[in-house]
Molecule: c-di-GMP-I riboswitch aptamer
Organism: Nitrospirales bacterium
RNA sequence: UUCCCGAAAAGGCAUACCGUUAAAAGACGGGGACGCAAAACCACGGAUCAAGGAUCUAACGUCCUGAUCGCCGGGUUACCGAA
Repeated sequence: UUCCCGAAAAGGCAUACCGUUAAAAGACGGGGACGCAAAACCACGGAUCAAGGAUCUAACGUCCUGAUCGCCGGGUUACCGAA
């Protein structure tokens, strides 16, 4: 110096609920904490959710458009540093 773990300190994000918006899932704002050491970013893989269409089967399923990164994996970046 870098990497792993994460005590302490300084901070960070924000459950519920309400309003707006959307067909909805959800998003944004308020809010005030259920919790989070990446609960920062990315829709790449899986999973889940919403609504309609297409296709196929006895059923299962597959494809197109949307959402969730606070569902998991992966990628990128990052404050502090006791043992």